[in-house]
The prediction has a mean pLDDT of 79.
The RNA shown here (FMN riboswitch aptamer (RFN element)) has 129 nucleotides.
RNA sequence: CACAUGUUCCGGGGACGGUGAAAUUCCGUACCGGCGGUCAUAGUCCGCGAGCCGCUCGCAUUCGUGCAGACGGUUGAUUCGGUGAAAUUCCGAAACCGACAGUCAGAGUCUGGAUGGGAGGAGCAUGGU
Numbered sequence: 001c002a003c004a005u006g007u008u009c010c011g012g013g014g015a016c017g018g019u020g021a022a023a024u025u026c027c028g029u030a031c032c033g034g035c036g037g038u039c040a041u042a043g044u045c046c047g048c049g050a051g052c053c054g055c056u057c058g059c060a061u062u063c064g065u066g067c068a069g070a071c072g073g074u075u076g077a078u079u080c081g082g083u084g085a086a087a088u089u090c091c092g093a094a095a096c097c098g099a100c101a102g103u104c105a106g107a108g109u110c111u112g113g114a115u116g117g118g119a120g121g122a123g124c125a126u127g128g129u
Stems, first nucleotide, its partner, number of pairs: 003127008015029004030109002032098002034048004043096002051074004058067003078094005100112003
C1' cells in the first nucleotide's frame, strides 16, 4: 500500500413578475444540476441510484390487503466553432432535459411520501501478504 471483515459518519440543487375568480403549475424572464468512469474537468458520452411497473418468497391480516427483501422490466436531454497529443467533459456560441402523488388551473424550482431510501464517499478498529 492492495485486500477482507466489522463499525461510525457523510451522502440533491433551484423563483420572481404578469394575466386570472382561481396558477409559486399557464405566460414572460430567471435559476438548478446526485454517484462512479473517461487519454482532459460531463445534467445531455458509458454505467449506477432514487421513482414507477411486474413477478416470486417471507411476515402480518379485519382475507380487502398491508409491510419488508431479492429478482426482472421501465426511466429525460447537444450540436457547431476554437485550443490541444488527447476534451459530445475545457473556452466561445446556440440548444435541449427533468420521477410519482397532491392542487379552486397543467409543477425540474410549491406541498407530500422523506427525520425515508440510496449510487457511492470518508474515517476508525481488527486481520493480513